[in-house]
Context: one part of a larger RNA
RNA sequence: GGACGAACGCUGGCGGCACGCCUAACACAUGCAAGUCGAACGGAGAUGAUUUGAGUUUACUUAGAUCAUCUUAGUGGCGGACGGGUGAGUAACACGUGAGCAACCUGCCUUUGAGAGAGGGAUAGCUUCUGGAAACGGAUGGUAAUACCUCAUAACAUACAGAUACCGCAUGGUGACUGUAUCAAAGAUUUAUCACUCAAAGAUGGGCUCGCGUCUGAUUAGAUAGUUGGUGAGGUAACGGCUCACCAAGUCGACGAUCAGUAGCCGGACUGAGAGGUUGAACGGCCACAUUGGGACUGAGACACGGCCCAGACUCCUACGGGAGGCAGCAGUGGGGAAUAUUGCACAAUGGGGGAAACCCUGAUGCAGCGAUGCCGCGUGGAGGAAGAAGGUUUUCGGAUUGUAAACUCCUGUCUUAAAGGACGAUAAUGACGGUACUUUAGGAGGAAGCUCCGGCUAACUACGUGCCAGCAGCCGCGGUAACACGUAGGGGGCAAGCGUUAUCC
Numbered sequence: 001g002g003a004c005g006a007a008c009g010c011u012g013g014c015g016g017c018a019c020g021c022c023u024a025a026c027a028c029a030u031g032c033a034a035g036u037c038g039a040a041c042g043g044a045g046a047u048g049a050u051u052u053g054a055g056u057u058u059a060c061u062u063a064g065a066u067c068a069u070c071u072u073a074g075u076g077g078c079g080g081a082c083g084g085g086u087g088a089g090u091a092a093c094a095c096g097u098g099a100g101c102a103a104c105c106u107g108c109c110u111u112u113g114a115g116a117g118a119g120g121g122a123u124a125g126c127u128u129c130u131g132g133a134a135a136c137g138g139a140u141g142g143u144a145a146u147a148c149c150u151c152a153u154a155a156c157a158u159a160c161a162g163a164u165a166c167c168g169c170a171u172g173g174u175g176a177c178u179g180u181a182u183c184a185a186a187g188a189u190u191u192a193u194c195a196c197u198c199a200a201a202g203a204u205g206g207g208c209u210c211g212c213g214u215c216u217g218a219u220u221a222g223a224u225a226g227u228u229g230g231u232g233a234g235g236u237a238a239c240g241g242c243u244c245a246c247c248a249a250g251u252c253g254a255c256g257a258u259c260a261g262u263a264g265c266c267g268g269a270c271u272g273a274g275a276g277g278u279u280g281a282a283c284g285g286c287c288a289c290a291u292u293g294g295g296a297c298u299g300a301g302a303c304a305c306g307g308c309c310c311a312g313a314c315u316c317c318u319a320c321g322g323g324a325g326g327c328a329g330c331a332g333u334g335g336g337g338a339a340u341a342u343u344g345c346a347c348a349a350u351g352g353g354g355g356a357a358a359c360c361c362u363g364a365u366g367c368a369g370c371g372a373u374g375c376c377g378c379g380u381g382g383a384g385g386a387a388g389a390a391g392g393u394u395u396u397c398g399g400a401u402u403g404u405a406a407a408c409u410c411c412u413g414u415c416u417u418a419a420a421g422g423a424c425g426a427u428a429a430u431g432a433c434g435g436u437a438c439u440u441u442a443g444g445a446g447g448a449a450g451c452u453c454c455g456g457c458u459a460a461c462u463a464c465g466u467g468c469c470a471g472c473a474g475c476c477g478c479g480g481u482a483a484c485a486c487g488u489a490g491g492g493g494g495c496a497a498g499c500g501u502u503a504u505c506c
Base pairs, nucleotide, nucleotide: 001506002505003504006502007501008500009499010498013378014377015376016375017374018373019371020370021336026334027333028332030331031330032329035078036077037076040075041074043072044071045070046069047068048067049066050065051064052063053062054061055060056059085289086288087287094214095213096212097211098210099209100208101207104206105205109202110201111200112199113198114197115196117151118150119149120148126141128139129138130137131136157182158181159180160179161178162177164175165174166173167172187194188193215261216260217259222252223251224250227249228248229247230246231245232244233243234242264286265285266284267283268279269278270277271276291312292311293310294309295308314325315324316323317322342368344367345366346365350364351362352361353360354359381411382410383409384408391402392401393400394399415447416443417442418441419440420439421438425433450495451494452493453492454491455476456475457474461490462489463488464487465486471478472477
């Protein structure tokens, strides 16, 4: 000198764009953050219409049936594995980069081929009874489906057997053929379509393996028994001590194993002429975690932040028998701290989930609020104006300086104030932002300057006070009676809506 997610002191006019718990991965009141589909299903309720019966004050009441519309608790489907948060753990194939899988999976989507035949038994909701303070149950009866099951039909699927061609990367791979065995389906509707099953291929997303790279310590030198390898079996989508039985005794290590400490990694960012050093806020990619520890279920995908089970700690309810909860989502509260914001508006846009659609949901997102936290831009007036006014300061008492500075005169209208109009963002409709940005008109210099320094480094000096005191200080150093170094005043220098200090990095 530059930088900063900064803080502190003094000061503070406006706008744009960014950024804003770095500390306690501390505890959380309250609200919201993941739903949707009635065009899968049977009900229930409401409204209306038609019709039948009864009562009758002949246009009302009541009971039943049919139809239509609307709402939806439950069954069922898809989505809750995305999006959002945090960096505790992790020195590791976690990440980066480059390869490999002849050892793998992939819902929705795209393309292609083939198909959807016949049946069955339940169950929730509901009814009745009933346990419990509650959370939540138990029994009985009967019911539907795109829920569940059986049979059929199957191959370019899978398994086995046979025979065969080509190829390679060791195990092997690919293609055609024959035979045997096994496995599928669902309907809805406004008749436009959308769903369903099997198979092949693609796309997308993931899984696994390997080469290289990735902090400090030897005042850590030996570490290791599923440990290293083999055979066999199990398990997985898949290879593999991944797991198990048996067998062998290996494997790693001064090219630093093991242990200990620290740490999410990267694209990048800061600095520097570069080499390098430091760093990983915001934005983007990957990973890990979701009160602590463990576990699986469902599913194409999780060992699942707003799912389940168990254990621990904590908090809450309780009729003491038992239950409920998880903000490292968005706001917000307490606490910690030098320190970090609103319990805001809207789904209008972009995107996501569901739906045939209308549409619903979306604290993602778009915006607004607060904060000089940063960067950038603008303003706080312009021109003239010497009686060089008054006042201040200083003085050698002549003057000098503040100083064209002010007053005064003439202007201007950026910002501002008021009024009027008023967007783009939205292709026909739909705008939270917002009566915002912007434009026009009018008013009036009116409402808008501070901070720090002045001994040298280092731009900028005098007076008074103080008297090694009070104090200053980044280094050298100042102060003990004429202090350009302390304090105040005048003057001056620097930067400017900021200035200075402190912490940290280069």
Model confidence (mean pLDDT): 84 of 100. Small-subunit ribosomal RNA, 5' domain from a metagenome, 506 nucleotides, folded computationally.